About this RNA
This is a predicted structure of a 113-nucleotide RNA (SAM riboswitch aptamer (S box leader)) from Paenibacillus senegalensis. The organism belongs to Paenibacillus, within Bacteria. The prediction has a mean pLDDT of 83.
């Protein structure tokens, strides 16, 4: 880049360091010296690997579901992927426009090429 799943749960109201920034871009709108990014330690989680248990196919080899399991690789750890950017529909409004709701786009994370 390109398939392809997932994105309404969960996680540190006193942890160490480190010092202004961060929440991907855009418009909002927010976190932040009662301490932001990094990084360390701690937590979440079952995507992939292991392993276990049951269960299915098979003659057996071995395949396959489903439950645990944080052992290993990754990830995550403020707001729904904060919220919004394209279409559409439904309702409200003279109107400009709100609103809700469906789908896309984008982004992230896994696995694969």
């Nucleotide at each position: 880049u390109c398939u392809u799943a997932u994105c309404a749960a969960g996680a540190g109201c006193a942890g160490g360091u480190g010092g202004a920034g961060g929440g991907a871009c855009u418009a909002g709108c927010c976190c932040g010296a009662u301490g932001a990014a990094g990084c360390c330690c701690g937590g979440c989680a079952a995507c992939c690997g292991a392993c276990a248990a049951u269960c299915c196919u098979u003659g057996g080899c071995a395949g396959g579901a489903u439950u645990g399991c944080a052992c290993g690789g990754u990830g995550c750890u403020a707001a729904u992927u904060c919220u919004u950017g394209c279409a559409g529909a439904a309702g409200c409004g003279c109107a400009a426009g709100c609103u809700u709701c469906u789908g896309g786009u984008a982004g992230a994370u896994g696995a694969g090429a």